[in-house]
A computed fold for a 1453-nucleotide RNA from a metagenome, annotated as small-subunit ribosomal RNA. The coordinates come from a structure-prediction model, not an experiment, and the mean pLDDT is 84. The RNAcentral record of the sequence draws on SILVA.
RNA sequence: AGAGUUUGAUCCUGGCUCAGGAUGAACGCUGGCGGCGUGCCUAACACAUGCAAGUCAAGGAGAAAUUUCACUUCGGUGAGAUGGAUACUGGCGCACGGGUGAGUAACACGUGGAUUAUCUGCCCUUUACACAGACAUAACUCAGGGAAACUUGAGCUAAUAUCUGAUGAGGCCUCCGGGUCAAAGCUUUGGCGGUAAAGGAUGAGUCUGCGUCUGAUUAGCUAGUUGGUAAGGUAAUGGCUUACCAAGGCUACGAUCAGUAACUGGUCUGAGAGGACGAUCAGUCACACUGGAACUGAGACACGGUCCAAACUCCUACGGGAGGCAGCAGUGAGGAAUUUUGGACAAUGGGGGAAACCCUGAUCCAGCGACGCCGCGUGCGGGAUGAAUGGGUUAUGCCCUGUAAACCACUGUCAGCAGAGAAGAAAAGGCUCCUUUGGAGCCCGGGACUGUAUCUGCAGAGGAAGGACCGGCUAACUACGUGCCAGCAGCCGCGGUAAUACGUAGGGUCCAAGCGUUAUCCGGAAUUACUGGGUAUAAAGGGUGCGUAGGCGGUCUUGUGCGUCGAAGGUUAAAGGCCAUGGCUCAACCAUGGAAAUGCCCUCGAUACGGCAAGACUUGAGUAUGAGAGAGGAAGAUGGAAUUCCUGGUGUAGCAGUGAAAUGCGUAGAUAUCAGGAGGAACACCGGUGGCGAAGGCGGUCUUCUGGCUCAUUACUGACGCUGAGGCACGAAAGUGUGGGGAGCGAACAGGAUUAGAUACCCUGGUAGUCCACACCGUAAACGAUGUAUGCUUGGUGUUAGAACAAAUUGUUGUUCUAGUGCCGGGGAUAAUUCGUUAAGCAUACCACCUGGGAAGUACGAUCGCAAGGUUGAAACUCAAAGGAAUUGACGGGGGCCCGCACAAGCGGUGGAUUAUGUGGUUUAAUUCGAUGCAACGCGAAGAACCUUACCCAGGCUUGAAGUGUAACGGACUACUGCCGAAAGGUAGUUUCCCUUCGGGGUCGUUACAGAGGUGCUGCAUGGCUGUCGUCAGCUCGUGCCGUGAGGUGUUGGGUUAAGUCCCGCAACGAGCGCAACCCCUAUCUUUAGUUGCCAUCAGGUUAUGCUGGGAACUCUAAAGAGACUGCCCGCGCAAGCGGAGAGGAAGGCGGGGACGACGUCAAGUCAUCAUGGCCCUUAUGUCUGGGGCUACACACGUAAUACAAUGGAUGAGACAAUGGGCGAAACCGCGAGGUCAAGAUAAUCCCAAAACUCAUUCUCAGUUCGGAUCGGAGUCUGAAACUCGACUCCAUGAAGGUGGAAUCGCUAGUAAUCGCAGAUCAGCAUGCUGCGGUGAAUACGUUCCCGGGCCUUGUACACACCGCCCGUCAAGCCAUGAAAGUCGGAGGCGCCCAAAGAUGCUUUUAGCAUUUAAGGCGAAUUUGAUAAUUGGGGCUAAGUCGGAACAAGGUA
Repeated sequence: AGAGUUUGAUCCUGGCUCAGGAUGAACGCUGGCGGCGUGCCUAACACAUGCAAGUCAAGGAGAAAUUUCACUUCGGUGAGAUGGAUACUGGCGCACGGGUGAGUAACACGUGGAUUAUCUGCCCUUUACACAGACAUAACUCAGGGAAACUUGAGCUAAUAUCUGAUGAGGCCUCCGGGUCAAAGCUUUGGCGGUAAAGGAUGAGUCUGCGUCUGAUUAGCUAGUUGGUAAGGUAAUGGCUUACCAAGGCUACGAUCAGUAACUGGUCUGAGAGGACGAUCAGUCACACUGGAACUGAGACACGGUCCAAACUCCUACGGGAGGCAGCAGUGAGGAAUUUUGGACAAUGGGGGAAACCCUGAUCCAGCGACGCCGCGUGCGGGAUGAAUGGGUUAUGCCCUGUAAACCACUGUCAGCAGAGAAGAAAAGGCUCCUUUGGAGCCCGGGACUGUAUCUGCAGAGGAAGGACCGGCUAACUACGUGCCAGCAGCCGCGGUAAUACGUAGGGUCCAAGCGUUAUCCGGAAUUACUGGGUAUAAAGGGUGCGUAGGCGGUCUUGUGCGUCGAAGGUUAAAGGCCAUGGCUCAACCAUGGAAAUGCCCUCGAUACGGCAAGACUUGAGUAUGAGAGAGGAAGAUGGAAUUCCUGGUGUAGCAGUGAAAUGCGUAGAUAUCAGGAGGAACACCGGUGGCGAAGGCGGUCUUCUGGCUCAUUACUGACGCUGAGGCACGAAAGUGUGGGGAGCGAACAGGAUUAGAUACCCUGGUAGUCCACACCGUAAACGAUGUAUGCUUGGUGUUAGAACAAAUUGUUGUUCUAGUGCCGGGGAUAAUUCGUUAAGCAUACCACCUGGGAAGUACGAUCGCAAGGUUGAAACUCAAAGGAAUUGACGGGGGCCCGCACAAGCGGUGGAUUAUGUGGUUUAAUUCGAUGCAACGCGAAGAACCUUACCCAGGCUUGAAGUGUAACGGACUACUGCCGAAAGGUAGUUUCCCUUCGGGGUCGUUACAGAGGUGCUGCAUGGCUGUCGUCAGCUCGUGCCGUGAGGUGUUGGGUUAAGUCCCGCAACGAGCGCAACCCCUAUCUUUAGUUGCCAUCAGGUUAUGCUGGGAACUCUAAAGAGACUGCCCGCGCAAGCGGAGAGGAAGGCGGGGACGACGUCAAGUCAUCAUGGCCCUUAUGUCUGGGGCUACACACGUAAUACAAUGGAUGAGACAAUGGGCGAAACCGCGAGGUCAAGAUAAUCCCAAAACUCAUUCUCAGUUCGGAUCGGAGUCUGAAACUCGACUCCAUGAAGGUGGAAUCGCUAGUAAUCGCAGAUCAGCAUGCUGCGGUGAAUACGUUCCCGGGCCUUGUACACACCGCCCGUCAAGCCAUGAAAGUCGGAGGCGCCCAAAGAUGCUUUUAGCAUUUAAGGCGAAUUUGAUAAUUGGGGCUAAGUCGGAACAAGGUA
């Protein structure tokens, strides 16, 4: 000293939380020793038992005991002496010491004063005195009462008890004459006491300045109240009390009331200022079971005294009595919680006493408690086979625990045992001496703690370590278990199968006889800001002005010296804290000294500043004069346009309204149009970030009255000023009251639409209201979200009002200065946006307001209001955020630009039929699995009868069907045979290998063990591969620059392009991945080459054919090249480029295709291609076999095939391909599928092989000579095998279907459409798929709209990013709270009744009366709590209901 937490990220605001210190603590786990401290914070609750205040040279009586004498029944009795117990009289003390904190917000406390307004026992000093008498009474004796406590009567007696007289230094009173007031003795002769007075000391009383908690949702309180006079009372002032008189006194600087509380020195914390607290120790106060009261006394209204009352407890013989632990111990109760019924007066102190001495739960000690602080120990050194165990792991290995252990050597604190052993002791007493209320010397004896501290010796590492934590904050990490469960958590947050966050273990970290948790306080928190904050948008400027109190205030002079400043003095108790030194071995602790004690008081001094008093000044403020602008205000009058209505005319069928309609109006004549009239409201154009006003607000014109402002000139007053809590006034709209008015508009309401609904948006009507007068209301996003006033601080440019000057001119323009009102912008400010002489800059003065979000501007209370409601204004509870500004994205039923078979223009389809195929669903023993919007669905599957096959049923095997290794055994393996079986398999036989260096090896089989195997799960653990946006034009980086930062710039802009393609510009300059190009095919040509391909020329041959010789021209084949680049021309353009069309060219502006897919998105798809982590199965989830299933079938969807016919069907005849494959020609047989025989071909050689088309004939619009489904029969082929379940052929059968609803798909040229051919897979099986060629169109105006995409911009409350976010009612649970008929308490006053004790007074005095009064009773109110049927809203709670209000123009801003 800071840190975590709002966001995708950022800066700020702001709360919450943490790290520190502390405690009279408690709880959990643990626990060796000592020192010093400390220990009922709760029930001021109740208390058994013991102890805590007595003592004494006064007095009388005088027990026990000892002793003397006498008597004796020898037991003893009587008298005397010593003695002094005991109670009594008396003196002093008991008012101290000790406890507690209930009450008290007060002169209670603190601090400083006052007391000429006072008292003070014991003590000290001084002065004077102490004479003479007297009456009683307790004890005691006797007699009674009572259970007891206690008490009555009679009798005796003393005193330092009591009383009287004398004296009067002295005191008090006084009218100055006088009056009045004392005493006590005892004695050992040392002394102690007595009375009066003065002084001192000590202690106490009273008064007073200042300080001393919270609430205004407590604003008024007070009748002895405030003052005076008189009297009384007190130690003393005083309404302290009484009588009379006056009507005062306190209060916004907070009275009164309510709540809480003993106060202080100090303690804790903090850098300090502060904040919180007031245990122990010390000072003060208050209290003593509760309430009241006095007595005694120097002192009390008295903790261990008295009286009375009430409550409680106890005793009782029932008549009556006793008691007060908030003293020390202790008990019960309460509580999370707090000790022994200990020892001693040895020390310190107190009471009594001359003293000895006695008393002392004060005190000193001990005991208990880790409750706190401090100290010590639990060992130290060496020791690597880096042991073992444990844990981890990439696993025969390595790492951690770890020099840790073992082992070797050493030491001896504490505890244990034994021995020695203090200080704390000074006094007092006795004796002697001296300078004698005192001092010195000697002697004597005294310790609770205690045989304690301490010292010495002995033995032996022996007896002595735990707690919390390890995701971040915050030091410290792995494994297993668990699987949004169990649980953790101070905040953020962990846990849904790989948890460093739960539990356990290993390891580690931090503290340590403690460690954690909980509670509380301060700190961090500048988060109440005096030091030291803010208010445009985050919480926060009052709606505006006038103005009271208050606060603040211009220039000069003088005085004063109140504030202020300086110096000195007093005080600020001690302890504590700080510094220094010292004492316990150190420390804690303790002692001594010092400084300090920021405050208050007093004295002296200074006079700048502030105050006060006095005087002067003009610049602040104001007044006068001359001009000026204006929707400033109030009242009255008046004008035209328009709407509506009424009357009349013309005129006929519609009008009105909307997205479209309807309601509505209209043939009873509307709308339209003309004329006339009525009435109300508002004032077009001018009109303007123009004007005026304090704000709200103000707009036709004229008149009257009236407020303010500006400019200019001089003159006057002389600080008259600024702000402004309360207060007063004004204050839009809506609303309220009364009375008018009412054209238009128009809440409510009605109807019509829209809609799933539509209590809305739209339409037709329409009442309050809007208007006027008077009176209320008092609020608004009353906003510049910016309080008022004043001063200072670079500028530019508009505009309004005025003045001066200059120029020019008659319309003016410019400059300067004021006063307003706008924009831009500098320094500066700001979190940023932005503000910026009209500040949100720099300063001053004053006011108002804020302190996390919600609950809530709510409740209660008060107040204002006719009401509506306004003002003031909480808490419980709940959340960890809520919020501001800006950034990047994404999104918008925002905008701009652009592209795409996206639309449009066209062509052909799908959706209807039948069939095929895939999917869903259903079914099933199984219908294996996967793919699911585009981007699943003729997809994986380029081909399920068995196999495939993963599914089902049945039967088998278990080191296994296949693979690797080790060990043992065997010799084969294989083949063959018999039996069982559906097969697999089982079983029984026959047969008996190769190489060799002879050791063995290879190979195979059997057995055993490692381990195999799994199409089992997780594509949300993964790799790889793939789809998609998208062949869309984008995605980024380095350096620089801008910004506090996230980020921006570059990549935006102007053009252009298919393109982030290129050009220009530019705080950017460059670069990378993409685009393009490089690659392949194709279109043209050249060169080379010429078989299997070709055949122009030459020759030969054939019915015919490159058939043959030959040729190398052409086609073609397949290798290398050429070619195209906006290169040339014209136009436009700065350029890039575009347009044109020409030349040339096979091809022209990317020539046409293909391959090629940026950063990324979708937890997209795939664990069933493969690979792979983890999990799971292991005589089965592995493996083999037979059969079945994947082919099911009410139905729904996708993709295809064939059709519905004449651009066609049928029959016959006749032409033209390419890509491919390895095939099978010809001939013969069969109607045909096909078969037989078999040439050719290992392939540019042979074979498989075209259809649409053309020509001719026929059909004539029909369910047909269209269409071919379905079904019967007969066959062919493949194959162990076509039943489930193949394809094809022939004969026969001849269904639906007549061009297909809503909707929807493809295609821009060799394309669509149409026609056939080939291939892969394959025994067989294609309407599918992949290729190939043949024939071969139509249309594109264009970008408004639909869909998708790109760039820029804008809004955003979205960031899981619109499939987003989010609001309210209702339903359910929980929580706190308001109201409530009432019910039950508490508190303090008030009135009345009754009235104990006591005091005072009176009186006829054993008694009574009056006054006052505690307790008690009654009453009317107040206030505060608890509780209550019911009721109101509020908050919280993964997946409830209904809608869809807000965020985008959120779909009605």